[in-house]
RNA sequence: AACUUACAAAGCCAAACUAUUUGUGAAAAUAGGACGGAAAACUACGGGUCUCAUGCUAGAUGGCCGAGUUACUAAU
Numbered sequence: 001a002a003c004u005u006a007c008a009a010a011g012c013c014a015a016a017c018u019a020u021u022u023g024u025g026a027a028a029a030u031a032g033g034a035c036g037g038a039a040a041a042c043u044a045c046g047g048g049u050c051u052c053a054u055g056c057u058a059g060a061u062g063g064c065c066g067a068g069u070u071a072c073u074a075a076u
Base pairs, nucleotide, nucleotide: 002076004074012037013036017032018031019030020029021028022027035063041069042068043067045066046065047064048061049060050059051058052055
């Protein structure tokens, strides 16, 4: 440096659901919570799905799939 890795250790994130708030909406944020995760970190580039106001240049989803970028531990 690269690959592999929830096998171990140290940690990390947080599904569903609930409460509050924002938004036309999909959904998002905060708190609780933990289904899961070796990138469940980031990017809306491609595909898929969803929303309505159907767009010239719309929006959401990265924990849907692919791709790109970055990163900890351990072993080889």
Predicted 3D model of a 76-nucleotide RNA (c-di-GMP-I riboswitch aptamer) from a Campylobacteraceae bacterium. Of the family's consensus pairs, 94% are formed in the model. The organism belongs to Campylobacteraceae, within Bacteria. Rfam family: c-di-GMP-I riboswitch aptamer. Rfam describes the family as follows. GEMM was predicted in a large-scale screen for bacterial structured RNA regulatory elements. Its family is annotated with cyclic-di-GMP binding in the Gene Ontology.